Background
Predicted 3D model of a 77-nucleotide RNA (transfer RNA) from a compost metagenome. Its mean pLDDT, the model's own confidence on a scale to 100, is 84.
RNA sequence: GCUGUUGUAGCUUAGCCAGGUAGAGCAUCCCUCUGAUACGGGGAAGGUCAGUGGUUCGAAUCCAUUCAACAGCACCA
Repeated sequence: GCUGUUGUAGCUUAGCCAGGUAGAGCAUCCCUCUGAUACGGGGAAGGUCAGUGGUUCGAAUCCAUUCAACAGCACCA
């Protein structure tokens, strides 16, 4: 230098192929349960989906580009 994969909540991740309200578990907070603690049960908060631009009535999803991590290939007189 070229190619590919990955990037979504504090953490682990689903959803992307086939565009249509952003979900789950753990953690956090509140309530409940208990004599008390743990476990269990109920609820709340937490994301502008890595950035920018484009297509579209509508983009996490499609296209282009940039950044980051990883892998492969090429170059190395």